Predicted 3D model of a 159-nucleotide RNA (FMN riboswitch aptamer (RFN element)) from Bradyrhizobium yuanmingense. The organism belongs to Bradyrhizobium, within Bacteria. The sequence was found by an Rfam model in a public genome assembly.
RNA sequence: CGAUGUUCUCAGGGCGGGGUGGAAGUCCCCACCGGCGGUAAGGGCCGAAAGGCCCAAGCCCGCGAGCGCCUUCCGCGAGGGUUAUCCCGAACGGAAGGGUCAGCAGAUUCGGUGCAACUCCGAAGCCGACGGUUAAAGUCCGGAUGAAAGAGAACGGUC
Repeated sequence: CGAUGUUCUCAGGGCGGGGUGGAAGUCCCCACCGGCGGUAAGGGCCGAAAGGCCCAAGCCCGCGAGCGCCUUCCGCGAGGGUUAUCCCGAACGGAAGGGUCAGCAGAUUCGGUGCAACUCCGAAGCCGACGGUUAAAGUCCGGAUGAAAGAGAACGGUC
């Protein structure tokens, strides 16, 4: 220095103004926001140079929570079998587990520069789980004092 194991810590932002209405942070107009790893021709720092280090993409490649799905168990039980108070058991409800497994599931173009750009510069666009709600939600409330991509630290009769 790398690997590995254990423990611990950390790990998400945003409705301001106006309109309509009985009612909207949910609709309409103008706004506002952008998790984690990778990539990097931009930026910063160091260096005489070669070069090194740090930062840099919501929509390029992947990942994450949620829903769904699958498995197990519990409840209930349509219905079926049976000599039987026994057995099987759809749908529905609940709990625990799995974590990409088939899914919801996401969104970018144009112009410029250049050997090279979906990353730079300019412009115009687009996207955003589930449940709730006097009315349809990326921004409010809730599961969530949760989970987690991952980031870091300490430790070790380890490799």